């Protein structure tokens, strides 16, 4: 240096142009329980970062940036 894949919450992921961004663990607060554990219900928490395309972008394009394969 050359190509490929990926980047979404404290961790794992789902979303292929039209949502209030979904789940599961964490994590708060309450319910139950004599206690814990379990379960049940709320809540907090997220599109890597610029810029284009569009009426409309997490998603489509370029570029930067990080990562992990491969080739030299």
């Nucleotide at each position: 240096g050359c190509g490929g894949c990926c980047g979404u919450a404290a961790u794992g992921u789902a979303g292929u142009g039209g949502c209030u961004a979904g789940c599961a663990u964490u994590g708060a607060a309450g319910c139950c329980u004599u206690c814990c554990a379990a379960g049940c219900u709320u809540c907090c928490a997220g599109c890597a970062c610029g810029g284009g395309u569009u009426c409309g972008a997490a998603u489509c394009c370029c570029g930067u940036c990080g990562g992990c394969c491969g080739c030299a």